[in-house]
RNA sequence: GGUUGCGUGGCCGAGUGGUCUAAGGCGUAGGAUUAAGGCUCCUAUCCGAAAGGGCGCAGGUUCGAACCCUGCCGCAGCCA
Numbered sequence: 001g002g003u004u005g006c007g008u009g010g011c012c013g014a015g016u017g018g019u020c021u022a023a024g025g026c027g028u029a030g031g032a033u034u035a036a037g038g039c040u041c042c043u044a045u046c047c048g049a050a051a052g053g054g055c056g057c058a059g060g061u062u063c064g065a066a067c068c069c070u071g072c073c074g075c076a077g078c079c080a
Base pairs, nucleotide, nucleotide: 001079002078003077004076005075006074007073010026011025012024018063027045028044029043030042031041032040046053047052056072057071058070059069060068
């Protein structure tokens, strides 16, 4: 340099055009339980006062995009 795949909250990870939520788990914070812990259970946990926005970054297609297309950035494999 060419080519293929991947990139989603603090971490892991589902969702591959629709209306309902970016599911679920871990971790963290508060609470319940306990003599005190552990286990277990409840609530909260991206940004924002709200409206709304947010899926690596920026554009595009579409009535509608995390999902399709283009460029760029990063990581991994293969080829040279």
Transfer RNA from Pleodorina starrii, 80 nucleotides, folded computationally. RNAcentral holds the sequence, with entries from ENA and Rfam. Its Rfam family is "tRNA". Rfam classes the family as a transfer RNA.